Model confidence (mean pLDDT): 77 of 100.
THF (Tetrahydrofolate) riboswitch aptamer, 99 nucleotides, folded computationally.
It was read from a public genome assembly, where an Rfam model found it.
Rfam family: THF (Tetrahydrofolate) riboswitch aptamer. From the family's description: Tetrahydrofolate (THF) riboswitch was first reported for Ames et al. as an RNA motif in 5' untranslated (5'-UTR)regions of folate transport and biosynthesis genes in Firmicutes genomes.

């Protein structure tokens, strides 16, 4: 020098537990404003995440008890743990192997 490889945040899926809603919040889509994170180092988006606020769309209840609880459901529902899959947008440098 060349070729190959490792590693993060995070995303998604499943299981278990847990909470919330079922008087419709949440999830998903979207406008605006703000913030944050993005392999060991530097840069960093038209990508990602979160927060606030607006818009469109939109639902599954049943039984028991007896006066606000319980049970079984339901919701592209919250969070936690475990397992699995994917995984630096991109650029430069570095690390490991061939050596």
């Nucleotide at each position: 020098a060349a070729c190959a490889g490792a590693g993060u945040a995070g995303a998604c899926c499943g299981a278990u537990g847990u909470g919330c809603g079922u008087u419709a919040a949440g999830u998903g889509c979207u406008g605006u404003g703000g913030a944050g994170a993005c392999g060991g180092g530097g840069a960093g988006u038209u990508g990602c995440u979160c927060c606030a606020u607006g818009g469109a769309c939109g639902a599954a209840a049943a039984g028991a008890a007896g006066a606000u609880u319980c049970u079984u459901g339901c919701g592209g529902u919250u969070c936690a743990u475990c397992g699995g899959u994917c995984g630096c947008a991109u650029c430069c440098c570095g690390c490991u192997g061939u050596c």